[in-house]
RNA sequence: GCCGAGAUGGCGGAAUCGGUAGACGCGUCGGUCUCAAAAACCGGUGGCCGCAAGGCCGUGCGGGUUCGAGUCCCGCUCUCGGCACCA
Numbered sequence: 001g002c003c004g005a006g007a008u009g010g011c012g013g014a015a016u017c018g019g020u021a022g023a024c025g026c027g028u029c030g031g032u033c034u035c036a037a038a039a040a041c042c043g044g045u046g047g048c049c050g051c052a053a054g055g056c057c058g059u060g061c062g063g064g065u066u067c068g069a070g071u072c073c074c075g076c077u078c079u080c081g082g083c084a085c086c087a
Base pairs, nucleotide, nucleotide: 001083002082003081004080005079006078007077010026011025012024019067027045028044029043030042031041032040046057047056048055049054060076061075062074063073064072
């Protein structure tokens, strides 16, 4: 340099043919139970704002297409694998 695969919350990991992003699990926070703890069970848990209702933003980065993009197109960064070059 060329080819292929990938990048999603604190972590792992989903999302049919473009249609509610983060299912599910771990972790964590609050609660029940206990003398206390562990376990178990119940509820919350992407970020920001808000008392709340709710609003805005978010799938590596920058653009594009579309009513609508994690998904399609263009450019770029990084990771992994393969190939080539290494006179």
Predicted 3D model of an 87-nucleotide RNA (transfer RNA) from a Pseudomonadota bacterium. It matches the Rfam family "tRNA". Rfam classes the family as a transfer RNA. Its mean pLDDT, the model's own confidence on a scale to 100, is 82. The source organism's lineage runs through Bacteria, Pseudomonadati and Pseudomonadota.